The prediction has a mean pLDDT of 82. The RNA shown here (SAM riboswitch aptamer (S box leader)) has 105 nucleotides and comes from a soil metagenome.
[in-house]
RNA sequence: UCUUAUCCAGAGAAGCUGAGGGACUGGCCCUAUGACGCUUCGGCAACCGCCCCGCUCCUGAGGGGCAUGGUGCCAACUCCUGCCGGUAUUUGCCGGGAGAUAAGA
Numbered sequence: 001u002c003u004u005a006u007c008c009a010g011a012g013a014a015g016c017u018g019a020g021g022g023a024c025u026g027g028c029c030c031u032a033u034g035a036c037g038c039u040u041c042g043g044c045a046a047c048c049g050c051c052c053c054g055c056u057c058c059u060g061a062g063g064g065g066c067a068u069g070g071u072g073c074c075a076a077c078u079c080c081u082g083c084c085g086g087u088a089u090u091u092g093c094c095g096g097g098a099g100a101u102a103a104g105a
Base pairs, nucleotide, nucleotide: 001105002104003103004102005101006100007099012041013040014039015038016037020030021029022028024082026080027079042074043073044072047070048069049066050065051064052063053062055060078098083096084095085094086093087092
């Protein structure tokens, strides 16, 4: 970089540090009652993984379970939004795009 899937659920304390952070734009928000980051411990979830079940007509999809392993995550719907299209009409709704994560190439 490409492909596929998911993104209205869930889950934080301590120590160090000390001014920024929420991808980007515009908003709005978090933050010296200590942000971001790092470390330790804890947790969430179930993509990969492991186990079981029947189906299919043969290797693929489905259902259930587990949490020792690989990731991910633990403010706000992916915080909202933008760019394109559709729909409705006072400002929304839907799809795509963008972004994130996983698995594969």